[in-house]
Context: one part of a larger RNA
Molecule: small-subunit ribosomal RNA, 3' major domain
Organism: uncultured bacterium
RNA sequence: UGACGGGGGCCCGCACAAGCGGUGGAGCAUGUUGCUUAAUUCGAUGCAACGCGAAGAACCUUACCUGGGCUUGACAUGCAGUGUUCAAUUCCUGAAAGGGAAUGGCCGCAAGGCGAACUGCACAGGUGCUGCAUGGCUGUCGUCAGCUCGUGCCGUGAGGUGUUGGGUUAAGUCCCGCAACGAGCGCAACCCUUGUGAUUAGUUGCCACCGGGUAAUGCCGGGCACUCUAAUCAGACUGCCUGUGAUAAGCAGGAGGAAGGUGGGGAUGACGUCAAGUCAGUAUGGCCUUUAUGCCCAGGGCUGCAAACGUGCUACAAUGAACGGUACAGAAGGAAGCGAGACCGCGAGGUGGAGCCAAUCCCUAAAACCGUUCCCAGUUCAGAUUGCAGUCUGCAACUCGACUGCAUGAAGCCGGAAUCGCUAGUAAAGGCGCAUCAGCUACGGCGCCUUGAAUACGUUCCCGGGCCUUGUACA
Numbered sequence: 001u002g003a004c005g006g007g008g009g010c011c012c013g014c015a016c017a018a019g020c021g022g023u024g025g026a027g028c029a030u031g032u033u034g035c036u037u038a039a040u041u042c043g044a045u046g047c048a049a050c051g052c053g054a055a056g057a058a059c060c061u062u063a064c065c066u067g068g069g070c071u072u073g074a075c076a077u078g079c080a081g082u083g084u085u086c087a088a089u090u091c092c093u094g095a096a097a098g099g100g101a102a103u104g105g106c107c108g109c110a111a112g113g114c115g116a117a118c119u120g121c122a123c124a125g126g127u128g129c130u131g132c133a134u135g136g137c138u139g140u141c142g143u144c145a146g147c148u149c150g151u152g153c154c155g156u157g158a159g160g161u162g163u164u165g166g167g168u169u170a171a172g173u174c175c176c177g178c179a180a181c182g183a184g185c186g187c188a189a190c191c192c193u194u195g196u197g198a199u200u201a202g203u204u205g206c207c208a209c210c211g212g213g214u215a216a217u218g219c220c221g222g223g224c225a226c227u228c229u230a231a232u233c234a235g236a237c238u239g240c241c242u243g244u245g246a247u248a249a250g251c252a253g254g255a256g257g258a259a260g261g262u263g264g265g266g267a268u269g270a271c272g273u274c275a276a277g278u279c280a281g282u283a284u285g286g287c288c289u290u291u292a293u294g295c296c297c298a299g300g301g302c303u304g305c306a307a308a309c310g311u312g313c314u315a316c317a318a319u320g321a322a323c324g325g326u327a328c329a330g331a332a333g334g335a336a337g338c339g340a341g342a343c344c345g346c347g348a349g350g351u352g353g354a355g356c357c358a359a360u361c362c363c364u365a366a367a368a369c370c371g372u373u374c375c376c377a378g379u380u381c382a383g384a385u386u387g388c389a390g391u392c393u394g395c396a397a398c399u400c401g402a403c404u405g406c407a408u409g410a411a412g413c414c415g416g417a418a419u420c421g422c423u424a425g426u427a428a429a430g431g432c433g434c435a436u437c438a439g440c441u442a443c444g445g446c447g448c449c450u451u452g453a454a455u456a457c458g459u460u461c462c463c464g465g466g467c468c469u470u471g472u473a474c475a
Base pairs, nucleotide, nucleotide: 001475002474003472004471005470007469008468009467010466011465012464013463015459016458019422020421021420022419023418026314027313028312029311030310031309032308033307034305035304042053043052064300065299066298067297068296069295070294073123077122078121079120080119081118082117088103089102090101091099092098093097105114106113107112125289126288128287129286130285134283136278137277138276139274141272146185147184148183149182150181151180152161153160154159165176166175167174191266192265193264194263196234197233198232199231200230201229202228205224206223207222210221211220212219237260240254241253242252243251244250316415320374321373322372323371324370325369333362334361337356338355342351343350344349381412386407387406388405389404390403391402392401428451429450430449431448432447433446434445
């Protein structure tokens, strides 16, 4: 100087407390361990691995296994040689591959050159190893308020001071004081979005007013007021008032205001820590391999199942289930695409194709509300499992897809110890969309809106963190 203490003081955080809803019990989905296997490819492992890399494993992907095949190679460059042999198209067999026949590139009159192909040599190739050789990127403490420097001063020196102290703040934020005076990286602000208004603009958006029309609809003329769209601007700064405070910084209350003290949300992550993660995203040193640890193909595997754990979904019902009626979004996406009306089918879906390169067309919101049935039961709850019959995608759904109909109807009656999330348009509940994608094991991820709470006395305790101080036989 740090680190540590079941030392002390001050302070903060859904850290506890106060509440609401979960997980842990059940079934299923998914990831992991283990076991099994010819292979069940590899990585990730306390928080910070485990719906993670994977925003899509039937083939492909694919790295694994079995079998078959190739050796200048699936791919690149160079040199030398041969030079129309070869490639490409067509035919046969085949899983890759192989074989036969015909045509047979460009410039140039030609010689010759270029290109392709082949042969040979250099080399290619490697998802082989090392993340403890690395770059880059990332997680984490932590969006915590810290981490430092120059000069000066103090100390023999390590070092200290500044950065401590008194207040204050979300903040090393600001004020005051002080052998310090300044400065940098962080904080804040600048950026995006949302909440209010103004101006401009008015189609594909809108319909207050006028006219026309319909069974009905902004449907048509007309209009740009409103909504909206999207550009510019205004607006919030403790600016004003009162109190308090050290007359300061600030704090408490109030006014005005759409909004009030960082308005809400996002992006933004200091010096560093964990030899944290990644050589399988790419790059890259070294090592290893070179008729194989490279390459091609078929089939299989990554989906295996006594068991254990994590993360989720669906439930156990009456604040419900079923049936009928009826209402209200936002944000996205669409051309090998989205696909309306119509017709067929109980349905998944099919036929067909209007419109739309989209504020124009496509796109039922569901909970909610109204009515009826059920009457507390393993049920008109719950839907696993299984049988049969189908639909769709795709060369192909056996291993191993999703969905539909009929039948079947398991466990489950609210979950031990323990444990997680959340402080407001939040939790909880409800649906909708997108990426990946032929299809899909999506109940995952990322967004969007709809309905919409409870509680916070407080900081004694648990966990993590910040500052000061103290002890130490630790570094």